The prediction has a mean pLDDT of 81.
A computed fold for a 74-nucleotide RNA from a Clostridia bacterium, annotated as transfer RNA.
It matches the Rfam family "tRNA". Gene Ontology term of the family: triplet codon-amino acid adaptor activity. The family's RNA type in Rfam is transfer RNA.
Taxonomically the source falls in Clostridia (Bacteria, Bacillati, Bacillota).
RNA sequence: GCACCUAUAGCCCAAUUGGAUAGAGCAUCAGAUUCCGAUUCUGAAGGCUUCGCGUUCGAAUCGCGAUAGGUGCG
Numbered sequence: 001g002c003a004c005c006u007a008u009a010g011c012c013c014a015a016u017u018g019g020a021u022a023g024a025g026c027a028u029c030a031g032a033u034u035c036c037g038a039u040u041c042u043g044a045a046g047g048c049u050u051c052g053c054g055u056u057c058g059a060a061u062c063g064c065g066a067u068a069g070g071u072g073c074g
Base pairs, nucleotide, nucleotide: 001073002072003071004070005069006068007067010026011025013023019057028044029043030042031041032040050066051065052064053063054062
């Protein structure tokens, strides 16, 4: 330099191949339980889906470009 893959919550991952308010687990916080903790149970908070532009009635999803990471080739 070229090709391909990936980017979603603090972390690890979903999202039925475009449709209504983007979810789960761990972690965090609160409550219940306990003499106090641990465990367990219940609940809450936490996201402009890496960035920009475009297509569309509608985009995490499709197209183009950029950024970051990874793999292969040279």